[in-house]
Molecule: SAM riboswitch aptamer (S box leader)
Organism: Flavobacteriales bacterium
RNA sequence: AACUUAUCAAGAAAGACGGAGGGAAUAGGCCCGACGAAGUCUUGGCAACCCGGUCGGCCGGGUGCCAAAUCCUACCUCCCCGGUGGAGGACAGAUGAGAA
Numbered sequence: 001a002a003c004u005u006a007u008c009a010a011g012a013a014a015g016a017c018g019g020a021g022g023g024a025a026u027a028g029g030c031c032c033g034a035c036g037a038a039g040u041c042u043u044g045g046c047a048a049c050c051c052g053g054u055c056g057g058c059c060g061g062g063u064g065c066c067a068a069a070u071c072c073u074a075c076c077u078c079c080c081c082g083g084u085g086g087a088g089g090a091c092a093g094a095u096g097a098g099a100a
Stems, first nucleotide, its partner, number of pairs: 003098006013043005021032003026074004044066003048063006070092001075089005080083001
């Protein structure tokens, strides 16, 4: 890498370095970005899962995360007076736990 399973409309940013990209990939859209993107570091925060403690609220730790629904759409089904619409599902992805 691949496999199993749960969740994914909630929540949570400052500083330093850096210097033009970023929002997983493809396409289309939309958006963020010189009032400073990615990335790295420090500090802080959130609380989804796991472990431990606790009668419990909660606390500590591990992983994770801290624009927008996983930013939206793409494939299938259904609904609606037919569209730039709505709902559900699948696929893909992310994260945890497991397994190997």